[in-house]
A computed fold for a 346-nucleotide RNA from a Burkholderiales bacterium, annotated as Bacterial RNase P class A. The RNAcentral record of the sequence draws on ENA. It matches the Rfam family "Bacterial RNase P class A". About the family: Ribonuclease P (RNase P) is a ubiquitous endoribonuclease, found in archaea, bacteria and eukarya as well as chloroplasts and mitochondria. Rfam classes the family as a ribozyme. It is recorded under the gene name rnpB. Lineage of the source: Bacteria > Pseudomonadati > Pseudomonadota > Betaproteobacteria > Burkholderiales. The prediction has a mean pLDDT of 76.
RNA sequence: GAAGCCGGCCGGACAGCCGCUGCGCGCGGAAGAAGCGGACCGAGACGAUGGUUCGUGCCGUGCGGAGAGGAAAGUCCGGGCUCCAUAGGGUAGGGUGGCGGGUAAUUCCCGCCCGCCGUGAGGCGAGGAACAGGGCCACAGAGACGAGUCCCGGUGCAGGUCACUGUGCUGGGGGUGAAACGAGGCAACCUCCGCCCGGAGCAACACCAAAUAGGCAAGCGUUGACGUGACCCGCCGAGCUUGCGGGUAGGUGGCUUGAGCCCCGGAGCAAUCCGGGGCCUAGAGGAAUGGCUGUCAGGGGCCGCGAGGCCCUCUACAGAACCCGGCUUACAGGCCGGCUUCCAAC
Numbered sequence: 001g002a003a004g005c006c007g008g009c010c011g012g013a014c015a016g017c018c019g020c021u022g023c024g025c026g027c028g029g030a031a032g033a034a035g036c037g038g039a040c041c042g043a044g045a046c047g048a049u050g051g052u053u054c055g056u057g058c059c060g061u062g063c064g065g066a067g068a069g070g071a072a073a074g075u076c077c078g079g080g081c082u083c084c085a086u087a088g089g090g091u092a093g094g095g096u097g098g099c100g101g102g103u104a105a106u107u108c109c110c111g112c113c114c115g116c117c118g119u120g121a122g123g124c125g126a127g128g129a130a131c132a133g134g135g136c137c138a139c140a141g142a143g144a145c146g147a148g149u150c151c152c153g154g155u156g157c158a159g160g161u162c163a164c165u166g167u168g169c170u171g172g173g174g175g176u177g178a179a180a181c182g183a184g185g186c187a188a189c190c191u192c193c194g195c196c197c198g199g200a201g202c203a204a205c206a207c208c209a210a211a212u213a214g215g216c217a218a219g220c221g222u223u224g225a226c227g228u229g230a231c232c233c234g235c236c237g238a239g240c241u242u243g244c245g246g247g248u249a250g251g252u253g254g255c256u257u258g259a260g261c262c263c264c265g266g267a268g269c270a271a272u273c274c275g276g277g278g279c280c281u282a283g284a285g286g287a288a289u290g291g292c293u294g295u296c297a298g299g300g301g302c303c304g305c306g307a308g309g310c311c312c313u314c315u316a317c318a319g320a321a322c323c324c325g326g327c328u329u330a331c332a333g334g335c336c337g338g339c340u341u342c343c344a345a346c
Base pairs, nucleotide, nucleotide: 001342002341003340004339005338006337007336008335009334010333012296013295014294015293016292017291018290020067021066023064024063025062026061027060028059029058035056036055037054038053039052040051041050069317073328074327076326077325078324079323080322081201082200083199084198093197094196095195096194097193098112099111100110101109102108113127114125115124116123117122128192129191133190134189135186136185137184145182150174151173152171153170154169155168156167157166158165159164205253206252207251208250215244216243217242218241219240220239222238223237224236226234227233260279261278262277263276264275265274266273267272297315298314299312300311301310302309303308
């Protein structure tokens, strides 16, 4: 210098203007519940738990501060959480498979062994069982798995005229092929063996709760039918009033403090674990996280010997939706570290 392998990281910056969604502190209006926060009174070993009251919760507005990702994606695995179901065992169905370790768990990760690929750094592997059974084995080849006879050699028998023909037996013979009879190969074909797996998913689930229409209960100097029925009474309806209950619209919780992130130290080959310190980092609900302008940065094109100048509709993939751990896929452009092979020079 060239060609590669492995791992990690970034994925535009700043300023101004105009907006959007939460949060905090105010102001004005409205004022109902759940919920959330505070105070007080109860209850209480702890835990659990009741009541009263104020604020908030609704609308508008001012200020302050926050506001997508490395994959938020595919929804392919695994878990947390919630509800339903559940004695135990089996069957069906699905998954998985060297040995050991890690983890909440995994089909994930780490180490080692073995096999294959690569000169190498490295990469890939569903890596139990083929005497339980079924199925398959392209092309070539006579024959591809209950065997078989294309060619050659040896040999028996029969026929024939010494050539030869027919029919058997035999050979670590030839030829084809990945494999030719051998305890053949293939299980990411069925299957067998070991192990694992209840179902649905935040539109889970819980709470509050209009209007309207049903339901239930009580009441009425109302009204109708029935009981021989005009009155009393009973019973069944209608109407009105009040109350209760389920559920809908709507609202609230679940909801973001978490197997969390960063730094340091220790154990371990590693995955990972332990200890200490620090930090708070979106919570929407038809769904905010944006738009414009300017300067700069990076990239590309053109011009120039050069310093440099000009232009660009170039800056990707993509968009949280209950939350995590993985895997896979997409991605303009750029940065860092370790290693390998080849060439050249010292």